Transfer RNA from Yarrowia sp. C11, 72 nucleotides, folded computationally.

RNA sequence: UCCCCGCUGGCCUAAUGGCAAGGCGCCUGUCUACGAAACAGGAGAUUGCAGGUUCGAUCCCUGCGUGGGGAG
Numbered sequence: 001u002c003c004c005c006g007c008u009g010g011c012c013u014a015a016u017g018g019c020a021a022g023g024c025g026c027c028u029g030u031c032u033a034c035g036a037a038a039c040a041g042g043a044g045a046u047u048g049c050a051g052g053u054u055c056g057a058u059c060c061c062u063g064c065g066u067g068g069g070g071a072g
Stems, first nucleotide, its partner, number of pairs: 001071007010024004018055001026042005048064005
């Protein structure tokens, strides 16, 4: 310098153009002497940033940032 892959709640991982899903964790309640477990409920994501396409973008396009891999 060039090529490829990733970036989504605190963490991990889905969603291939139409209201962003699940697990762990967290909070509340039930249960318990108290906890844990179990059960019930809840909060939490301007989808890395800036533009573009579209009626509509996590998804498609461009640039940038960042992490990883590869070529020279």

The RNAcentral record of the sequence draws on ENA. Its mean pLDDT, the model's own confidence on a scale to 100, is 82. Its Rfam family is "tRNA". By type it is a transfer RNA.